[in-house]
RNA sequence: GUUGUAUUUCGGGGUCGGUGUAAUUCCGAACCGGCAGUUAAAGUCUGCGACCCGGUCAAAGCCAUUGACCGGUGGAUUGGGUGAAAUUCCCGAACCGACGGUUAAAGUCCGGAUGAGAGAAAUCCAAC
Numbered sequence: 001g002u003u004g005u006a007u008u009u010c011g012g013g014g015u016c017g018g019u020g021u022a023a024u025u026c027c028g029a030a031c032c033g034g035c036a037g038u039u040a041a042a043g044u045c046u047g048c049g050a051c052c053c054g055g056u057c058a059a060a061g062c063c064a065u066u067g068a069c070c071g072g073u074g075g076a077u078u079g080g081g082u083g084a085a086a087u088u089c090c091c092g093a094a095c096c097g098a099c100g101g102u103u104a105a106a107g108u109c110c111g112g113a114u115g116a117g118a119g120a121a122a123u124c125c126a127a128c
Stems, first nucleotide, its partner, number of pairs: 001128004006123005015029004030108002032097002034048004043095002052072008077093005099111003
């Protein structure tokens, strides 16, 4: 240094104004962007996670619930420039954003969530 094991830590951001009985939900303007990959840095490419749906099994049986495993669904970009190489950089113009809640419709408020998690880092041990 590489690989494996174990432990620990880390691991999602963002609002003002107007109208109104009532809206951070409407209207106007603004703001935000998980993880890994990539000939070169990505919300829009590829894959993954999260969210949502279903199945199997377990908790004695049924309903429900919880957990484990398996499967499914899964948003959105273009024009120009530079370059060996960029849907990733630069200039311009666009677009997208789970579920439940709410005096009124939510990417930005509240909640599940002091959760889960792709993964990242450090340390220990072992092998090479």